Overview
Predicted 3D model of a 263-nucleotide part of an RNA (large-subunit ribosomal RNA, domain VI) from Volvocales sp. NrCl902. The full RNA is in RNAcentral, with records from ENA. The source organism's lineage runs through Eukaryota, Viridiplantae, core chlorophytes, Chlorophyceae and Chlamydomonadales. Rfam family: Bacterial large subunit ribosomal RNA.
Context: one part of a larger RNA
RNA sequence: CGCUAGAGCUUUGAAAGGAUCAUUCUUUAGUACGAGAGGAUCGAGAAUGGUGAGUCAAUAGUGUACCGGUUGUCUUUCCAAAGGCAAGCGCCGGGUAGCCACACUCAAAGGGAUAACUGCUGAAAGCAUAUAAGUAGGAAGCCCUCCUUAAGAUGAGAGCUCUCUUCUUUAAAAAGAAACAGACCACAGGUAGAUAACCUGUUAGAUAGGUGCUACGUAUAAGGCCGGUAACGUUCUUAGCGAAGGCAUACUAAAAAGUCGAU
Numbered sequence: 001c002g003c004u005a006g007a008g009c010u011u012u013g014a015a016a017g018g019a020u021c022a023u024u025c026u027u028u029a030g031u032a033c034g035a036g037a038g039g040a041u042c043g044a045g046a047a048u049g050g051u052g053a054g055u056c057a058a059u060a061g062u063g064u065a066c067c068g069g070u071u072g073u074c075u076u077u078c079c080a081a082a083g084g085c086a087a088g089c090g091c092c093g094g095g096u097a098g099c100c101a102c103a104c105u106c107a108a109a110g111g112g113a114u115a116a117c118u119g120c121u122g123a124a125a126g127c128a129u130a131u132a133a134g135u136a137g138g139a140a141g142c143c144c145u146c147c148u149u150a151a152g153a154u155g156a157g158a159g160c161u162c163u164c165u166u167c168u169u170u171a172a173a174a175a176g177a178a179a180c181a182g183a184c185c186a187c188a189g190g191u192a193g194a195u196a197a198c199c200u201g202u203u204a205g206a207u208a209g210g211u212g213c214u215a216c217g218u219a220u221a222a223g224g225c226c227g228g229u230a231a232c233g234u235u236c237u238u239a240g241c242g243a244a245g246g247c248a249u250a251c252u253a254a255a256a257a258g259u260c261g262a263u
Stems, first nucleotide, its partner, number of pairs: 001152001005163007015149004021049007033038001051107005059101001061099002066094005071086006110144003117137004165178005182260003186202005207253003210249005216242003223236002226233002
């Protein structure tokens, strides 16, 4: 820009893409078959592997500063307590959210038309013949069934809902202006993300930050009492501190305004 009034939401599916993989074991059955040795088709049940997609409740990993321990050295402020640096976590023990695999979930069965091939009935051609009329079966392949995209499918589909017209110029056609539903812009952000886009919110508000409580993580803070010559121990103390989680709470910031937009 188009789809012929303008919008919001939900859809149909022409078409396209993906997937539809493999093996083993048990049973049938030591049966059929075979002198024996050996040893099935078909069918039934289960498991495993491969590949792909998705997910993070649990398990495992990570988790660069969440907690603790600790060596050397420097600093604040002497002790104590803290902080900095140690090849961009000094080293070590753990670890929330998120991310993730080694983890979890799913990827049945079936139908239709056929290929090679195999049939039934059957003439031309008194026979024969699966074919000429008629009729049946038959593959991991083809078309469906399953998943994804999808009306620019210009053949532009469908459903529901919302929307108000008014003014000026003109003889009229028409042109211009205002304006609805709605959209944009701006701002706070994330279930999204390189940026756009998408999604949520914008005071009629829990969108982010802060704060409170809590889950959870570390592991029992500082400062004292007491005990010990001391290192240190005990007790107040399952303490103190805390990132991304949850629930609350307008304290801070989502201001005012603006733009587009139908007959």